This is a predicted structure of a 104-nucleotide RNA (Guanidine-I riboswitch aptamer) from Paenibacillus sp. yr247.
RNA sequence: CAUAUCGUUUUCUAGGGUUCCGUGGCGUCCAUCGCCAGGCUGGUCCGAGAGAAAACACACAGGCGGAUACGCUGUGGUCACGGAGGGGAAAAAGCCCGGGAGUC
Numbered sequence: 001c002a003u004a005u006c007g008u009u010u011u012c013u014a015g016g017g018u019u020c021c022g023u024g025g026c027g028u029c030c031a032u033c034g035c036c037a038g039g040c041u042g043g044u045c046c047g048a049g050a051g052a053a054a055a056c057a058c059a060c061a062g063g064c065g066g067a068u069a070c071g072c073u074g075u076g077g078u079c080a081c082g083g084a085g086g087g088g089a090a091a092a093a094g095c096c097c098g099g100g101a102g103u104c
Stems, first nucleotide, its partner, number of pairs: 007056006015046002020043002022040001023037005058076004063072003079099001081102001085097003
């Protein structure tokens, strides 16, 4: 000094907070009402490039079908350390900026 590209979707998980629900407390009693609490296990909710599973894109094939286009089948579908700060749906986060800055 160089190190390009490294795709998409779905369902989840680690994790995350507190709109709503529930829970707990208070409001002399009750409460369908109000306020407070996420140093409340939870349901809803947010949720991974570097977590999981599945499907697709894509690549390859001396295989199968087909006149071509193309379809089917098989194989692959890899690797990956990482702030601070900012953004953010109520809020926060392994979310987004970001496979970024930087480090090795």
Rfam family: Guanidine-I riboswitch aptamer. About the family: This family represents a conserved RNA structure found upstream of the ykkC and yxkD genes in Bacillus subtilis and related genes in other bacteria. The prediction has a mean pLDDT of 79. It was read from a public genome assembly, where an Rfam model found it. The organism belongs to Paenibacillus, within Bacteria.